Context: one part of a larger RNA
RNA sequence: GGAUGAACGCUAGCGGGAGGCUUAAUACAUGCAAGUCGAGGGAGAAUUGGUUUUCGGACCGAGGAAACCGGCGGACGGGUGAGUAACGCGUACACGACCUACCUUUAAGAGGGGGAUAGCCCUGGGAAACUGGGAGUAAUACCGCAUAAUAUUGGAUAAGUUAGGUAGAUUCAAUUAAAGUUGAGGCGCUUAGAGAUGGGUGUGCGUCUGAUUAGGUAGUUGGUAGGGUAACGGCCUACCAAGCCGAUGAUCAGUAGGGGGCGUGAGAGCGUGACCCCCCACACGGGUACUGAGACACGGACCCGACUCCUACGGGAGGCAGCAGUAAGGAAUAUUGGACAAUGGGGGCAACCCUGAUCCAGCCAUCCCGCGUGCAGGAAGAAGGCCCUACGGGUUGUAAACUGCUUUUAUGAGGGAAGAAAUGACUUGAUUUAUCGAGUUUUGACGGUACCUCAGGAAUAAGCACCGGCUAACUCCGUGCCAGCAGCCGCGGUAAUACGGAGGGUGCGAGCGUUAUCC
Repeated sequence: GGAUGAACGCUAGCGGGAGGCUUAAUACAUGCAAGUCGAGGGAGAAUUGGUUUUCGGACCGAGGAAACCGGCGGACGGGUGAGUAACGCGUACACGACCUACCUUUAAGAGGGGGAUAGCCCUGGGAAACUGGGAGUAAUACCGCAUAAUAUUGGAUAAGUUAGGUAGAUUCAAUUAAAGUUGAGGCGCUUAGAGAUGGGUGUGCGUCUGAUUAGGUAGUUGGUAGGGUAACGGCCUACCAAGCCGAUGAUCAGUAGGGGGCGUGAGAGCGUGACCCCCCACACGGGUACUGAGACACGGACCCGACUCCUACGGGAGGCAGCAGUAAGGAAUAUUGGACAAUGGGGGCAACCCUGAUCCAGCCAUCCCGCGUGCAGGAAGAAGGCCCUACGGGUUGUAAACUGCUUUUAUGAGGGAAGAAAUGACUUGAUUUAUCGAGUUUUGACGGUACCUCAGGAAUAAGCACCGGCUAACUCCGUGCCAGCAGCCGCGGUAAUACGGAGGGUGCGAGCGUUAUCC
RNA backbone atom coordinates (compact mmCIF):
# COMPACT_ATOMS: atom_id res chain seq x y z
C1' G A 1 0.00 0.00 0.00
C1' G A 2 -3.91 -3.55 -0.76
C1' A A 3 -7.73 -6.78 1.46
C1' U A 4 -12.02 -8.34 5.17
C1' G A 5 -18.74 -12.16 6.27
C1' A A 6 -15.38 -7.79 10.51
C1' A A 7 -15.86 -5.24 15.49
C1' C A 8 -15.16 -0.54 18.40
C1' G A 9 -15.06 5.23 18.77
C1' C A 10 -16.81 9.96 16.74
C1' U A 11 -20.04 11.48 12.85
C1' A A 12 -24.03 10.80 9.23
C1' G A 13 -28.15 13.60 3.38
C1' C A 14 -29.84 10.31 -0.79
C1' G A 15 -29.92 6.35 -4.53
C1' G A 16 -28.30 1.57 -7.03
C1' G A 17 -25.92 -3.29 -6.41
C1' A A 18 -24.21 -6.98 -3.04
C1' G A 19 -23.60 -9.13 1.89
C1' G A 20 -25.34 -10.14 6.95
C1' C A 21 -24.27 -15.98 14.03
C1' U A 22 -16.94 -16.47 11.77
C1' U A 23 -18.83 -17.98 18.86
C1' A A 24 -22.57 -23.02 21.56
C1' A A 25 -23.15 -29.47 15.54
C1' U A 26 -25.92 -25.22 22.57
C1' A A 27 -31.33 -25.64 24.13
C1' C A 28 -35.71 -24.44 21.72
C1' A A 29 -42.19 -21.52 22.91
C1' U A 30 -45.28 -20.47 18.40
C1' G A 31 -46.53 -20.42 13.11
C1' C A 32 -45.35 -22.08 8.42
C1' A A 33 -41.38 -25.18 5.27
C1' A A 34 -44.54 -31.88 1.00
C1' G A 35 -48.02 -32.79 -0.94
C1' U A 36 -51.28 -34.09 -4.84
C1' C A 37 -54.71 -37.16 -7.96
C1' G A 38 -62.52 -37.91 -8.25
C1' A A 39 -60.24 -39.30 -15.78
C1' G A 40 -58.36 -46.00 -10.23
C1' G A 41 -62.08 -47.65 -5.99
C1' G A 42 -65.82 -48.04 -2.18
C1' A A 43 -68.47 -44.99 1.00
C1' G A 44 -70.30 -40.19 1.28
C1' A A 45 -71.65 -34.69 5.49
C1' A A 46 -73.28 -29.83 4.20
C1' U A 47 -75.27 -27.73 -0.81
C1' U A 48 -78.38 -27.81 -5.19
C1' G A 49 -82.11 -29.75 -9.07
C1' G A 50 -86.15 -33.25 -10.12
C1' U A 51 -89.99 -36.84 -8.54
C1' U A 52 -92.99 -38.47 -4.61
C1' U A 53 -95.04 -37.50 0.13
C1' U A 54 -98.22 -39.37 5.75
C1' C A 55 -94.59 -32.71 5.17
C1' G A 56 -90.81 -35.94 9.48
C1' G A 57 -88.80 -37.67 5.10
C1' A A 58 -87.72 -41.16 0.91
C1' C A 59 -85.78 -42.06 -4.11
C1' C A 60 -82.99 -40.37 -8.50
C1' G A 61 -79.34 -37.01 -10.60
C1' A A 62 -75.46 -33.07 -10.19
C1' G A 63 -71.55 -31.77 -7.24
C1' G A 64 -68.31 -33.21 -3.69
C1' A A 65 -65.44 -31.35 2.57
C1' A A 66 -62.76 -34.24 6.28
C1' A A 67 -61.24 -39.26 6.73
C1' C A 68 -60.16 -44.49 4.03
C1' C A 69 -58.08 -48.13 0.19
C1' G A 70 -54.95 -47.12 -4.16
C1' G A 71 -51.12 -44.27 -7.47
C1' C A 72 -47.02 -40.89 -7.89
C1' G A 73 -43.94 -37.67 -5.00
C1' G A 74 -42.03 -37.34 0.44
C1' A A 75 -34.01 -40.03 -1.87
C1' C A 76 -35.51 -33.46 -5.16
C1' G A 77 -35.37 -28.74 -3.35
C1' G A 78 -33.47 -26.15 1.58
C1' G A 79 -29.63 -26.28 5.99
C1' U A 80 -24.93 -27.15 8.40
C1' G A 81 -19.32 -28.38 8.51
C1' A A 82 -19.58 -31.86 13.66
C1' G A 83 -16.84 -35.99 11.79
C1' U A 84 -13.28 -37.29 7.94
C1' A A 85 -5.76 -36.85 6.41
C1' A A 86 -9.58 -40.77 3.35
C1' C A 87 -9.95 -43.24 -3.40
C1' G A 88 -12.98 -37.98 0.84
C1' C A 89 -11.63 -34.42 -2.86
C1' G A 90 -8.90 -33.00 -7.55
C1' U A 91 -7.21 -35.04 -12.07
C1' A A 92 -6.61 -38.99 -15.79
C1' C A 93 -8.55 -43.59 -16.97
C1' A A 94 -11.38 -48.27 -16.50
C1' C A 95 -16.02 -51.67 -15.59
C1' G A 96 -15.68 -58.43 -20.61
C1' A A 97 -17.76 -56.92 -12.75
C1' C A 98 -22.99 -53.09 -12.57
C1' C A 99 -28.12 -50.68 -11.75
C1' U A 100 -31.34 -46.74 -13.58
C1' A A 101 -38.56 -44.71 -11.70
C1' C A 102 -40.29 -40.68 -14.66
C1' C A 103 -38.60 -39.18 -20.29
C1' U A 104 -37.58 -40.60 -25.80
C1' U A 105 -37.75 -44.68 -29.18
C1' U A 106 -38.53 -49.91 -31.26
C1' A A 107 -41.24 -54.60 -31.07
C1' A A 108 -45.09 -57.52 -29.03
C1' G A 109 -49.38 -57.92 -25.85
C1' A A 110 -53.63 -56.75 -22.64
C1' G A 111 -57.33 -63.86 -22.63
C1' G A 112 -59.83 -66.07 -18.52
C1' G A 113 -60.43 -66.64 -13.10
C1' G A 114 -59.97 -66.25 -7.55
C1' G A 115 -59.62 -64.92 -2.33
C1' A A 116 -59.23 -60.92 0.94
C1' U A 117 -59.13 -56.07 3.41
C1' A A 118 -59.89 -50.67 4.85
C1' G A 119 -63.50 -47.05 5.01
C1' C A 120 -68.60 -47.75 6.52
C1' C A 121 -71.96 -50.66 10.44
C1' C A 122 -72.28 -53.15 15.53
C1' U A 123 -69.50 -53.43 20.00
C1' G A 124 -65.47 -53.36 23.94
C1' G A 125 -60.76 -51.21 26.55
C1' G A 126 -57.97 -46.49 27.71
C1' A A 127 -57.14 -39.99 31.10
C1' A A 128 -54.77 -39.63 26.54
C1' A A 129 -51.72 -41.53 22.70
C1' C A 130 -54.09 -45.29 20.77
C1' U A 131 -56.20 -50.12 20.51
C1' G A 132 -59.23 -55.29 20.65
C1' G A 133 -63.47 -58.27 18.65
C1' G A 134 -67.68 -59.27 15.05
C1' A A 135 -70.75 -59.17 9.99
C1' G A 136 -70.69 -57.83 5.11
C1' U A 137 -67.95 -54.85 0.63
C1' A A 138 -64.62 -52.39 -3.96
C1' A A 139 -60.50 -51.31 -7.08
C1' U A 140 -55.44 -49.26 -11.78
C1' A A 141 -54.76 -53.00 -4.21
C1' C A 142 -53.48 -58.59 -3.93
C1' C A 143 -52.97 -64.01 -5.83
C1' G A 144 -53.13 -68.09 -9.29
C1' C A 145 -54.05 -70.04 -14.66
C1' A A 146 -53.25 -69.46 -20.06
C1' U A 147 -50.21 -67.17 -23.79
C1' A A 148 -44.53 -65.81 -25.75
C1' A A 149 -41.09 -62.62 -26.83
C1' U A 150 -37.01 -62.74 -23.45
C1' A A 151 -33.46 -64.31 -19.71
C1' U A 152 -30.62 -68.34 -16.99
C1' U A 153 -28.37 -73.12 -17.38
C1' G A 154 -26.77 -76.63 -20.87
C1' G A 155 -25.02 -77.56 -25.65
C1' A A 156 -21.21 -78.09 -31.84
C1' U A 157 -26.45 -77.47 -33.25
C1' A A 158 -31.12 -79.14 -32.06
C1' A A 159 -33.94 -81.03 -28.16
C1' G A 160 -34.40 -80.15 -23.02
C1' U A 161 -34.42 -77.64 -17.70
C1' U A 162 -35.64 -73.43 -14.73
C1' A A 163 -37.55 -68.54 -14.26
C1' G A 164 -40.96 -65.26 -16.39
C1' G A 165 -46.58 -60.54 -17.91
C1' U A 166 -50.98 -57.46 -18.04
C1' A A 167 -55.47 -52.82 -15.70
C1' G A 168 -58.27 -50.32 -16.82
C1' A A 169 -61.05 -45.86 -16.37
C1' U A 170 -62.48 -41.80 -19.56
C1' U A 171 -63.99 -38.43 -24.16
C1' C A 172 -66.40 -38.27 -28.96
C1' A A 173 -69.23 -40.56 -32.95
C1' A A 174 -72.55 -44.39 -34.86
C1' U A 175 -76.29 -47.83 -33.41
C1' U A 176 -79.99 -49.49 -29.68
C1' A A 177 -86.11 -48.66 -25.94
C1' A A 178 -82.19 -49.57 -22.50
C1' A A 179 -78.17 -52.43 -20.92
C1' G A 180 -74.68 -52.70 -24.26
C1' U A 181 -71.90 -53.20 -28.94
C1' U A 182 -68.69 -51.13 -32.77
C1' G A 183 -65.18 -47.34 -34.40
C1' A A 184 -61.84 -43.33 -33.29
C1' G A 185 -58.96 -40.33 -29.68
C1' G A 186 -55.92 -38.78 -25.77
C1' C A 187 -54.40 -40.77 -20.58
C1' G A 188 -52.66 -45.10 -18.58
C1' C A 189 -51.00 -50.95 -17.94
C1' U A 190 -47.46 -55.51 -19.07
C1' U A 191 -42.96 -57.79 -21.31
C1' A A 192 -38.40 -57.22 -23.98
C1' G A 193 -34.56 -54.16 -26.50
C1' A A 194 -32.12 -49.41 -27.46
C1' G A 195 -31.21 -44.26 -26.08
C1' A A 196 -30.91 -40.33 -22.66
C1' U A 197 -30.21 -39.00 -17.68
C1' G A 198 -28.71 -40.14 -12.90
C1' G A 199 -25.99 -43.24 -9.89
C1' G A 200 -22.56 -47.47 -8.19
C1' U A 201 -17.56 -49.70 -8.28
C1' G A 202 -12.20 -49.93 -9.23
C1' U A 203 -7.08 -48.02 -10.43
C1' G A 204 -2.60 -44.45 -11.24
C1' C A 205 -0.89 -39.66 -9.63
C1' G A 206 -1.57 -35.24 -6.34
C1' U A 207 -3.50 -33.68 -1.41
C1' C A 208 -1.34 -30.19 6.36
C1' U A 209 2.10 -30.77 10.89
C1' G A 210 5.00 -33.77 14.39
C1' A A 211 10.44 -38.99 14.73
C1' U A 212 10.62 -35.46 21.87
C1' U A 213 5.45 -41.12 17.54
C1' A A 214 9.74 -46.73 14.71
C1' G A 215 7.87 -50.50 14.28
C1' G A 216 2.52 -51.75 12.78
C1' U A 217 -1.08 -55.74 11.26
C1' A A 218 -4.67 -62.22 12.77
C1' G A 219 -9.77 -61.22 8.49
C1' U A 220 -4.33 -59.21 9.09
C1' U A 221 -1.82 -60.60 3.26
C1' G A 222 -2.84 -64.28 -0.40
C1' G A 223 -5.24 -68.91 -2.25
C1' U A 224 -9.47 -72.70 -2.75
C1' A A 225 -14.70 -73.40 -2.03
C1' G A 226 -19.23 -71.36 -0.67
C1' G A 227 -22.52 -67.34 0.80
C1' G A 228 -24.01 -62.41 -0.19
C1' U A 229 -24.63 -58.00 -3.58
C1' A A 230 -27.29 -54.53 -9.03
C1' A A 231 -22.07 -55.70 -9.37
C1' C A 232 -16.02 -57.08 -8.42
C1' G A 233 -13.83 -57.95 -3.88
C1' G A 234 -11.91 -60.91 3.19
C1' C A 235 -17.61 -57.85 1.77
C1' C A 236 -18.77 -62.43 5.01
C1' U A 237 -17.84 -67.81 6.37
C1' A A 238 -14.95 -72.59 6.37
C1' C A 239 -10.24 -74.62 5.21
C1' C A 240 -5.01 -73.86 3.60
C1' A A 241 -0.46 -70.99 3.27
C1' A A 242 2.45 -66.95 6.20
C1' G A 243 2.16 -63.28 4.39
C1' C A 244 1.23 -57.62 3.95
C1' C A 245 2.76 -52.21 5.21
C1' G A 246 7.19 -49.28 6.83
C1' A A 247 13.02 -43.78 7.17
C1' U A 248 10.50 -42.62 -0.62
C1' G A 249 8.04 -42.03 7.02
C1' A A 250 4.09 -47.25 8.11
C1' U A 251 1.61 -46.88 12.80
C1' C A 252 0.32 -43.22 16.35
C1' A A 253 -0.82 -38.13 17.79
C1' G A 254 -2.52 -33.13 16.48
C1' U A 255 -5.18 -30.08 13.09
C1' A A 256 -8.67 -29.88 8.97
C1' G A 257 -14.51 -30.99 4.96
C1' G A 258 -12.02 -31.01 -0.57
C1' G A 259 -12.16 -28.26 -5.24
C1' G A 260 -13.59 -24.23 -8.85
C1' G A 261 -12.12 -20.03 -6.69
C1' C A 262 -10.90 -15.61 -3.30
C1' G A 263 -6.94 -12.03 -1.17
C1' U A 264 -2.08 -10.35 -2.18
C1' G A 265 2.12 -10.20 -5.30
C1' A A 266 5.86 -8.05 -11.32
C1' G A 267 5.96 -13.16 -10.96
C1' A A 268 7.40 -17.44 -8.38
C1' G A 269 4.91 -17.86 -4.24
C1' C A 270 2.34 -17.07 0.43
C1' G A 271 -2.44 -16.95 2.88
C1' U A 272 -7.48 -18.53 2.59
C1' G A 273 -12.03 -21.88 1.36
C1' A A 274 -17.78 -16.29 3.79
C1' C A 275 -21.29 -15.28 -0.52
C1' C A 276 -22.07 -18.34 -5.87
C1' C A 277 -21.12 -23.41 -8.36
C1' C A 278 -19.42 -28.93 -8.12
C1' C A 279 -18.31 -33.15 -4.84
C1' C A 280 -18.45 -35.31 0.20
C1' A A 281 -20.37 -35.94 5.14
C1' C A 282 -24.18 -35.13 8.85
C1' A A 283 -29.60 -34.39 10.69
C1' C A 284 -30.50 -34.63 19.52
C1' G A 285 -25.76 -38.84 20.61
C1' G A 286 -25.15 -44.16 18.95
C1' G A 287 -26.97 -48.44 16.21
C1' U A 288 -30.33 -51.22 12.82
C1' A A 289 -32.89 -52.46 8.94
C1' C A 290 -37.87 -51.88 6.21
C1' U A 291 -40.21 -49.78 1.83
C1' G A 292 -38.62 -48.34 -2.84
C1' A A 293 -35.92 -47.34 -9.43
C1' G A 294 -33.26 -44.72 -5.84
C1' A A 295 -32.36 -44.13 1.43
C1' C A 296 -29.82 -47.30 5.49
C1' A A 297 -33.98 -41.73 4.68
C1' C A 298 -33.39 -33.65 8.27
C1' G A 299 -39.58 -32.43 8.87
C1' G A 300 -40.25 -42.00 7.91
C1' A A 301 -39.83 -46.71 11.28
C1' C A 302 -37.50 -49.63 15.41
C1' C A 303 -33.94 -50.13 19.68
C1' C A 304 -30.42 -47.99 23.39
C1' G A 305 -28.84 -43.25 25.75
C1' A A 306 -29.11 -37.99 27.41
C1' C A 307 -32.59 -34.06 27.79
C1' U A 308 -37.58 -31.61 27.66
C1' C A 309 -42.94 -31.93 28.10
C1' C A 310 -48.07 -34.27 29.27
C1' U A 311 -50.36 -37.79 32.75
C1' A A 312 -56.20 -39.78 35.90
C1' C A 313 -49.15 -42.57 37.80
C1' G A 314 -51.30 -47.33 34.41
C1' G A 315 -48.62 -44.91 30.37
C1' G A 316 -47.51 -41.53 26.46
C1' A A 317 -45.23 -37.22 23.27
C1' G A 318 -40.82 -34.63 21.08
C1' G A 319 -36.16 -33.42 17.93
C1' C A 320 -35.34 -25.66 13.78
C1' A A 321 -27.40 -27.76 11.25
C1' G A 322 -35.51 -25.67 6.76
C1' C A 323 -37.86 -19.94 7.00
C1' A A 324 -38.93 -16.40 10.61
C1' G A 325 -38.41 -16.08 15.85
C1' U A 326 -36.66 -17.02 21.51
C1' A A 327 -32.95 -17.90 25.33
C1' A A 328 -27.79 -18.55 26.00
C1' G A 329 -22.77 -17.67 24.39
C1' G A 330 -20.21 -13.50 22.20
C1' A A 331 -16.61 -7.74 20.22
C1' A A 332 -20.49 -9.16 16.73
C1' U A 333 -24.57 -10.56 12.53
C1' A A 334 -31.56 -8.85 10.44
C1' U A 335 -38.55 -9.49 10.02
C1' U A 336 -42.38 -14.50 14.32
C1' G A 337 -43.19 -9.63 6.59
C1' G A 338 -45.75 -10.26 1.12
C1' A A 339 -46.70 -13.40 -3.17
C1' C A 340 -46.89 -17.91 -5.98
C1' A A 341 -47.10 -12.53 -10.73
C1' A A 342 -42.23 -14.63 -12.92
C1' U A 343 -38.40 -18.95 -12.89
C1' G A 344 -38.10 -23.91 -11.20
C1' G A 345 -40.05 -28.38 -8.60
C1' G A 346 -44.15 -32.31 -6.95
C1' G A 347 -49.09 -34.22 -8.19
C1' G A 348 -52.93 -33.92 -12.00
C1' C A 349 -55.52 -35.07 -19.08
C1' A A 350 -56.43 -30.32 -17.56
C1' A A 351 -58.43 -26.51 -14.70
C1' C A 352 -55.87 -26.23 -10.53
C1' C A 353 -53.54 -27.35 -5.69
C1' C A 354 -48.88 -27.31 -2.86
C1' U A 355 -43.98 -24.94 -2.75
C1' G A 356 -40.20 -20.02 3.94
C1' A A 357 -37.24 -23.30 -3.28
C1' U A 358 -37.72 -18.79 -5.55
C1' C A 359 -39.19 -13.75 -6.52
C1' C A 360 -39.91 -9.42 -3.56
C1' A A 361 -40.29 -6.08 0.53
C1' G A 362 -38.32 -4.71 5.91
C1' C A 363 -33.64 -3.81 9.16
C1' C A 364 -27.96 -2.68 9.25
C1' A A 365 -22.76 3.11 6.16
C1' U A 366 -21.09 -4.07 6.58
C1' C A 367 -18.80 -3.42 1.59
C1' C A 368 -18.60 -1.50 -3.64
C1' C A 369 -20.41 2.29 -7.09
C1' G A 370 -22.88 6.99 -8.10
C1' C A 371 -24.95 11.89 -6.56
C1' G A 372 -25.55 16.03 -3.32
C1' U A 373 -24.63 19.56 0.75
C1' G A 374 -24.75 25.07 -4.31
C1' C A 375 -22.82 28.46 -8.68
C1' A A 376 -21.10 33.43 -10.36
C1' G A 377 -19.91 38.26 -8.82
C1' G A 378 -18.38 40.65 -4.40
C1' A A 379 -12.64 44.64 -0.40
C1' A A 380 -15.25 48.88 3.91
C1' G A 381 -9.91 43.41 2.77
C1' A A 382 -16.22 44.76 7.89
C1' A A 383 -17.12 42.83 12.83
C1' G A 384 -15.36 38.85 16.02
C1' G A 385 -11.17 35.44 17.34
C1' C A 386 -9.53 32.19 25.29
C1' C A 387 -5.50 34.03 17.08
C1' C A 388 -0.31 35.99 16.37
C1' U A 389 2.45 40.58 16.75
C1' A A 390 8.42 44.00 16.23
C1' C A 391 1.84 47.20 18.38
C1' G A 392 2.90 49.57 12.55
C1' G A 393 0.24 45.46 11.41
C1' G A 394 -0.56 40.25 9.94
C1' U A 395 -3.97 36.07 9.57
C1' U A 396 -8.78 33.69 9.40
C1' G A 397 -10.34 35.80 4.03
C1' U A 398 -13.88 36.22 -1.45
C1' A A 399 -14.51 33.54 3.49
C1' A A 400 -19.01 36.39 5.36
C1' A A 401 -22.46 40.35 4.52
C1' C A 402 -24.57 42.02 -0.09
C1' U A 403 -26.23 41.31 -5.60
C1' G A 404 -27.63 37.91 -9.41
C1' C A 405 -28.48 32.71 -11.00
C1' U A 406 -29.68 27.45 -10.63
C1' U A 407 -33.07 23.47 -8.24
C1' U A 408 -29.73 17.73 -8.70
C1' U A 409 -31.47 16.04 -4.02
C1' A A 410 -35.34 16.70 -0.19
C1' U A 411 -40.71 18.32 0.27
C1' G A 412 -45.64 18.85 -2.07
C1' A A 413 -48.90 17.85 -6.46
C1' G A 414 -50.03 15.12 -11.06
C1' G A 415 -49.09 11.16 -14.64
C1' G A 416 -47.18 6.21 -14.59
C1' A A 417 -44.34 1.24 -16.61
C1' A A 418 -41.33 -3.14 -18.58
C1' G A 419 -41.00 -7.64 -16.19
C1' A A 420 -46.75 -11.44 -19.49
C1' A A 421 -44.92 -15.74 -22.33
C1' A A 422 -48.20 -19.32 -21.54
C1' U A 423 -52.77 -21.69 -19.64
C1' G A 424 -58.02 -21.07 -19.70
C1' A A 425 -62.52 -18.89 -22.26
C1' C A 426 -64.63 -17.14 -26.96
C1' U A 427 -64.28 -16.59 -32.41
C1' U A 428 -61.99 -18.74 -36.56
C1' G A 429 -58.64 -21.59 -40.51
C1' A A 430 -56.46 -26.32 -41.85
C1' U A 431 -56.96 -31.41 -40.60
C1' U A 432 -57.31 -37.26 -38.92
C1' U A 433 -63.49 -33.74 -34.55
C1' A A 434 -59.88 -34.44 -29.37
C1' U A 435 -54.22 -32.04 -33.18
C1' C A 436 -51.76 -27.72 -35.21
C1' G A 437 -52.17 -22.45 -36.19
C1' A A 438 -54.54 -17.13 -36.22
C1' G A 439 -57.39 -13.32 -33.60
C1' U A 440 -59.89 -11.27 -29.14
C1' U A 441 -59.98 -11.56 -23.99
C1' U A 442 -57.95 -13.06 -19.10
C1' U A 443 -53.43 -13.16 -15.35
C1' G A 444 -48.30 -8.44 -11.36
C1' A A 445 -46.52 -9.95 -4.85
C1' C A 446 -43.04 -6.05 -5.83
C1' G A 447 -46.30 -1.18 -6.44
C1' G A 448 -49.00 3.77 -7.49
C1' U A 449 -42.56 1.24 -6.98
C1' A A 450 -39.02 2.72 -10.95
C1' C A 451 -39.45 6.59 -14.30
C1' C A 452 -41.55 11.37 -16.24
C1' U A 453 -43.73 16.38 -15.49
C1' C A 454 -44.88 20.71 -12.48
C1' A A 455 -44.36 24.11 -7.99
C1' G A 456 -41.84 27.31 -4.54
C1' G A 457 -37.35 28.22 -2.11
C1' A A 458 -30.23 28.25 -1.04
C1' A A 459 -33.88 26.38 0.68
C1' U A 460 -33.33 19.80 3.55
C1' A A 461 -27.67 18.00 4.11
C1' A A 462 -20.03 17.73 7.10
C1' G A 463 -17.48 15.33 9.57
C1' C A 464 -13.14 12.59 11.22
C1' A A 465 -8.00 11.98 11.92
C1' C A 466 -3.43 14.24 11.92
C1' C A 467 0.51 18.58 11.97
C1' G A 468 9.01 16.13 15.90
C1' G A 469 11.32 12.55 11.82
C1' C A 470 9.55 8.45 8.85
C1' U A 471 4.93 11.75 6.64
C1' A A 472 1.63 16.40 3.69
C1' A A 473 0.81 20.15 7.61
C1' C A 474 3.29 25.67 13.16
C1' U A 475 2.59 29.15 16.37
C1' C A 476 0.76 30.79 21.32
C1' C A 477 -0.94 29.52 26.24
C1' G A 478 -1.10 25.79 30.28
C1' U A 479 1.89 21.87 32.55
C1' G A 480 7.02 21.12 34.62
C1' C A 481 10.39 13.39 34.22
C1' C A 482 4.08 15.54 36.92
C1' A A 483 -0.12 14.89 34.07
C1' G A 484 0.36 12.47 29.82
C1' C A 485 1.89 10.72 24.46
C1' A A 486 3.94 6.64 21.66
C1' G A 487 3.61 2.27 15.16
C1' C A 488 9.45 2.72 15.44
C1' C A 489 13.13 6.30 16.82
C1' G A 490 11.67 8.61 21.12
C1' C A 491 9.02 13.34 23.73
C1' G A 492 7.98 15.70 29.13
C1' G A 493 13.02 17.60 34.92
C1' U A 494 10.29 26.26 33.33
C1' A A 495 11.01 29.22 26.88
C1' A A 496 7.76 21.40 24.74
C1' U A 497 6.26 22.69 16.54
C1' A A 498 6.07 15.43 20.28
C1' C A 499 1.64 16.16 26.71
C1' G A 500 -3.57 19.32 27.29
C1' G A 501 -6.22 23.61 25.02
C1' A A 502 -6.65 27.46 21.29
C1' G A 503 -5.85 29.80 16.52
C1' G A 504 -3.96 28.34 11.98
C1' G A 505 -2.76 24.35 8.61
C1' U A 506 -2.63 19.22 6.08
C1' G A 507 -5.14 14.70 4.44
C1' C A 508 -9.51 12.01 3.37
C1' G A 509 -14.68 12.93 2.99
C1' A A 510 -20.71 10.46 4.29
C1' G A 511 -17.40 8.96 6.08
C1' C A 512 -12.85 9.18 9.14
C1' G A 513 -9.84 6.84 12.66
C1' U A 514 -8.55 2.51 15.99
C1' U A 515 -8.19 -2.79 16.84
C1' A A 516 -7.82 -7.83 14.77
C1' U A 517 -6.18 -10.98 10.65
C1' C A 518 -3.69 -12.03 5.61
C1' C A 519 -0.22 -10.77 1.44
Record summary: This is a predicted structure of a 519-nucleotide part of an RNA (small-subunit ribosomal RNA, 5' domain) from an uncultured bacterium. Its mean pLDDT, the model's own confidence on a scale to 100, is 81.